[in-house]
RNA sequence: UCCCGUUGAUCCUGCGGGAGGCUACUGCUAGUGGGAUUCGACUUAGACAUGUAAGUUUAAAGUUUUCGGACUUGGCGAAAGGCUCAGUAACACGUCAAUAAUCUGCCCUUAGGUGGGGGAUAACUUCGGGAAACUGAAGAUAAUACCCUAUAGGUAAGGGAGGCUGGAAGGCACCUUUAUUCAAAGCUCCGGCGCCUAAGGAUGAGUUGGCGGCAGAUUAGGCUGUUGGUGGUGUAAAGGACCACCAAACCUGAGAUCUGUAAGGGGGAUGAGAGUCCUAGCCCUGAGAAGGACACUGAGAAAAGGGUCCUAGCCCUACGGGGUGCAGCAGUCACGAAACCUCUACAAUGCGCGAAAGUGUGAUAGGGGGAUCCCACGUGCUGGCGCACUGCGUCAGCUUUUCUAGAGUGUAAGUAGCUCUGGGAAUAAGUGGUGGGCAAGACCGGUGCCAGCCGCCGCGGUAACACCGGCGCCACGAGUGGUAGCCGCGUUUAUUGGGCCUAAAGCAUCCGUAGCCGGUUAGUUAAGUUUCCUGUGAAAUUUAGUGGUUUAACCAUUAAGCGGGCUGGAAAUACUGGCUAACUUGGGACCGGGAGAAGUAAAGGGUAUUCCUUGGGGAGCGGUAAAAUGUUGUAAUCCUUGGAGGACCAUCGAUGGCGAAGGCACUUUACUAGAACGGGUCCGACGGUGAGGGAUGAAAGCUAGGGUAGCGAGCCGGAUUAGAUACCCGGGUAGUCCUAGCCGUAAACGCUGCCUGUUAGGUGCUGCAUUUCUUUCGAAGGUAUGCAGUGCCGUAGUGAAGAUGUUAAACAGGCCGCCUGGGAAGUACGGUCGCAAGGCUGAAACUUAAAGGAAUUGGCGGGGGGUCACCACAAGGGGUGAAUGUUGCGGUUCAAUUGGAUUCUACGCCCGGAACCUUACCAGAGGCGACAGCAAGAUGAAGGUCAGUCUGAAUGGCUUACUCGAUGCGCUGAGAGGUGGUGCAUGGCCGCCGUCAGCUCGUGGCGUGAGGUGUUCGGUUAAGUCCGAGAACGAGCGAGACCUAUGUCUCCAGUUGCUACUGCUUUUUUCGGAAGGCAGGCACACUGGUGAGACUGCAUGCGUUAAGUAUGAGGAAGGUGUAGGCCACGGUAGGUCUGUAUGCCCCGAAUCCUCUGGGCUACACGCGACAUGCAUUGGUUAAAACAACGGGCUGCAACUCCGAAAGGAGAAGCUAAUCCCUUAACUUUAACCCUGUUCGAAUUGAGGGCUGCAACCCGCCCUCAUGAAGGCGAAAUCCCUAGCAAUCGUAUGUUAGCAACGUGCGGUGAAUACGUCCCUGACCCUUGCACACACUGCCCGUCACACCACUCGAGUUGGGUUUGGAUGAGGUGGAGUCAUUUGUCCUCAUCGAAUCUAGAUUCAGCGAGAUGGAU
Repeated sequence: UCCCGUUGAUCCUGCGGGAGGCUACUGCUAGUGGGAUUCGACUUAGACAUGUAAGUUUAAAGUUUUCGGACUUGGCGAAAGGCUCAGUAACACGUCAAUAAUCUGCCCUUAGGUGGGGGAUAACUUCGGGAAACUGAAGAUAAUACCCUAUAGGUAAGGGAGGCUGGAAGGCACCUUUAUUCAAAGCUCCGGCGCCUAAGGAUGAGUUGGCGGCAGAUUAGGCUGUUGGUGGUGUAAAGGACCACCAAACCUGAGAUCUGUAAGGGGGAUGAGAGUCCUAGCCCUGAGAAGGACACUGAGAAAAGGGUCCUAGCCCUACGGGGUGCAGCAGUCACGAAACCUCUACAAUGCGCGAAAGUGUGAUAGGGGGAUCCCACGUGCUGGCGCACUGCGUCAGCUUUUCUAGAGUGUAAGUAGCUCUGGGAAUAAGUGGUGGGCAAGACCGGUGCCAGCCGCCGCGGUAACACCGGCGCCACGAGUGGUAGCCGCGUUUAUUGGGCCUAAAGCAUCCGUAGCCGGUUAGUUAAGUUUCCUGUGAAAUUUAGUGGUUUAACCAUUAAGCGGGCUGGAAAUACUGGCUAACUUGGGACCGGGAGAAGUAAAGGGUAUUCCUUGGGGAGCGGUAAAAUGUUGUAAUCCUUGGAGGACCAUCGAUGGCGAAGGCACUUUACUAGAACGGGUCCGACGGUGAGGGAUGAAAGCUAGGGUAGCGAGCCGGAUUAGAUACCCGGGUAGUCCUAGCCGUAAACGCUGCCUGUUAGGUGCUGCAUUUCUUUCGAAGGUAUGCAGUGCCGUAGUGAAGAUGUUAAACAGGCCGCCUGGGAAGUACGGUCGCAAGGCUGAAACUUAAAGGAAUUGGCGGGGGGUCACCACAAGGGGUGAAUGUUGCGGUUCAAUUGGAUUCUACGCCCGGAACCUUACCAGAGGCGACAGCAAGAUGAAGGUCAGUCUGAAUGGCUUACUCGAUGCGCUGAGAGGUGGUGCAUGGCCGCCGUCAGCUCGUGGCGUGAGGUGUUCGGUUAAGUCCGAGAACGAGCGAGACCUAUGUCUCCAGUUGCUACUGCUUUUUUCGGAAGGCAGGCACACUGGUGAGACUGCAUGCGUUAAGUAUGAGGAAGGUGUAGGCCACGGUAGGUCUGUAUGCCCCGAAUCCUCUGGGCUACACGCGACAUGCAUUGGUUAAAACAACGGGCUGCAACUCCGAAAGGAGAAGCUAAUCCCUUAACUUUAACCCUGUUCGAAUUGAGGGCUGCAACCCGCCCUCAUGAAGGCGAAAUCCCUAGCAAUCGUAUGUUAGCAACGUGCGGUGAAUACGUCCCUGACCCUUGCACACACUGCCCGUCACACCACUCGAGUUGGGUUUGGAUGAGGUGGAGUCAUUUGUCCUCAUCGAAUCUAGAUUCAGCGAGAUGGAU
């Protein structure tokens, strides 16, 4: 003095947890010494075996003796010491007083005295009873035992005198009268020790008073000897302590009574302190001795190591009767988490007795045991060498606290300790942690949401810094962790020192009792207050100094402090209080004219609805988004006449007014109340708040009686809906209204208690007053000022912020109420109020780490605004969805049908057109191990060649022959390889958001902060494009610019291109020409290089004169010319480990490699993409034009021949602007026509061809034959805005072969918007949010299952306290009787334990079942 935990992030409120100290128990571990007021306190004031804890005295006396002693009478002591804390809320304790209301043995001081006499008794002896404990009779005896008497004295009452002490005489002293009572003890050593009386002291004790220290009001009234008086009794002593009589008091909200808890204090723990908690040990006081009661003795006891009695327990017994009390020391059992030896000694200190010696003492002094606390020390040091990083190992040396051996000292005796001498580094380190908080591992292995950890947050689902183990490290260290409790942290109980608009918290409002607080002046008093003095406040404890133990702990001593107090005295008088006198500003009264839905009562009025009625009228009305129920020929709705009845009070009307709040609205009258303004007449502090208490208190509800038009819970119908106990519609009961009562609550809200003062303003409205101006002359309007009220904005300030801000949530004062994490719960129980409903008061167990406030950024919304897009619509064009086929996917099947991809963003996708290969799948067969080590190996390893055999086949296995000559897969590790796993470990690449226009930064300024500003707003754009405004100014990545192609032109170049023009020449001819060749040429086309061009530049309109936009001109092209490429920050754990790369895991003689065959080509079915069609804008026949891009040596192939064709046999040219592939739809022509056809081509049969090792599974092509479905396609859905769609072919990629695919190329070539945000989405701003995994979000209740704690519960069982009654041991007092005394018996009164009985109250256990609550 903080730190962690609510959130995506932030600031608060608030609690939970951590870090500190102390106490008890406990885990692991443990070397020594010293000190201590340390050790059955906490639970059981439970029970106790055994031993022991109080005796002493011969100088008081008797007896006896073994001469040591023993027993008895007597004296003193046993009321102390020691133990414990049950009871006790009380004068028990603490402190200060009182005793004028008292006693006091032993001790001290002073004075005086100690005369005379008497009768017994114990021990002892003898004899009895009894099991025992014990006890009876007879006899003898002494005293400092007991009794009588003398003297001195004491006590009480009356009278006198008036002395002393004192605050005060009822005291003391003196004189006197009367009454009453009444002392002594001796012994002796001759010193003395005792005894008695009186007075005083000291000590101790009794009694009394003031003040102080505890919880509950879910305990509000208690008490009958109660309160007081008079007179008595009793006591050492006052007193209702007790008794008789009289009176009716006494205590209590400043908490009586009752209940619960508890010994009190000095002190202890903690804390900065104030406090809070504790108070077992040491000291003081009290109380108790198994639970209770009672007296005796005594100076002192209501005595427990004395007595009697009752109760409960235990023991002995001969059954007749007896005994007993460890909360003394040790010890035992039980209880428990929890606590030692049945030790030694009276040596010291103290106490009892004694003249003394002495004796006794579980007090005490000592020892033993215990990780109880405090203090001190140690577990080594130096050098060399080795390994090396601090350090470790080893060798040598040094030291000796400890250890060990011996001697002395120590002590009552010992232990320990201390001193000295030897040996010897020897005998001595753990516990907890290591993700954050919180110091210390991104180490290894194991595990795999398992096992486990975790105070809290949180770890663990195959790369765990968090589990378990190892190693390292950190903290403390003879200790260190855990559990429970207390204080601190906590300013989370706030006196110091908190709060209440929204986080928990202002009573619904007012009146008012007690209490608390209170204006100005003067005087007085001195209670509070302040100062000084005095007494006391035990010691120990605390602090400081000094001293003693080697230091320290510890002890001693001195001083201070403390006990925050109380008593007595003196002084001061500012403030507070009391008293007295005055004042006027607070407050009240009075007067004046105004304002007002203020209240109560009565009277009057108005429109509308409904109903009845009159007349008219004649089919619907009504109702809704649309309907239906309903109503209507018994005449509705509608119009009209008159009437009835109840409720209400439009316009004015408002941001207005009034009221304490609830609340109050047609008009008039009566009565009542309050506020403001003005006057400054009167009173003179009369005031403020307000626990209890009282009054008022919306709506709903209740009771009784009325009333009932409209409306209308519950209810009945109709709709809607999956359902619809709702929303909508038709009816309609209570109620709504009145009178009289009750209820007493609301989001009764400004979520803001009342009163007073102080602190910037601005601007509305209402009322009053003053002012002046206008005036329609009105109680009219305006201006300015003041007061009062009611709103808005806003400064300082405050606040977590939102906000508030003279109407405070600012700054101060006074008083009241309320709060202390969330839930359980405003529930239960109790009490009280109510007719009931229910109200007020108001918990706990248990559960939980958050719940909550304000604000921020996103995301979302069946919120709003703006802008945009043919992966949106609209206007259109063409499709898909139906059919057949091709292809991909799912599913199914299979030995296998390998795997991946699954909304847009998988599905002619993995350029994935798989016959083998590919190939990853299935069946079968075979093969392979670098390197290290070990078997084996010159008695020949591995290998090579020929042959044989096994096999479907094989490069393989085996056999044999020859050859060669050193290695060695048989084993263990380890590798190669893996299209094995993980795309959720990754790189790289790619898809989508995104044909989007966004994403950020620096500096500044704003905010406590997250963050915001900039990036917003007004325009504009395809665009965050540009312009303007603006606490912003600038900048970056994107957009644009840029690059490629294309469209126009210029220049340059001219082969393999072109050939207008010129010349030569060949063929042919209908003589016009046509087709070539060569040589020139580069005009045109083309090819491919260089430039130009387009920039809203120009004009007009719009716009702000801007940005820009619309139209136009010019131009090949016009507003980005067109089409592409490029594509931000990021996100999607998107896809890919099966392209390659790569971490980890796995396989490793098989998940590796090779081969053969099969499969990926299966087929009840579903989906996607495409091809072809369903025909006449067509098909068939015939004829005949125009392209571009591309490709070509394992190739493209002209041309010729053969074949009906596919194709075959030859073959020039071309390594390409040279040669080849190479060619369409269109157009024209002929016949056919609206039919399943001359449409359509699937399917199938037969025969051929090509590629290839091989076309069965499973290729393509040709010919002939066959000729299916299909007649334009439901719901739904896709693409497209111009050279686009549509349509036509063609090239190419893949390839041995196979396109219905992909990618290009050209040909023909439309329709319709020139908009919108309706659908689907996108961007920006704004708004709400309890969402942030972000709406596929979050989240509520029932039901089902499990478990937990409470509540209620017919009852039942036990305990505590208490009341009445009955019985009543025993005690005390009085009277009587008997007796020689102690005493016996009887009776009266009183106290009274204990037991029984009938209740009351309270606590606890069990309880079928019931209700809610938590997880």
Molecule: small-subunit ribosomal RNA
Organism: metagenome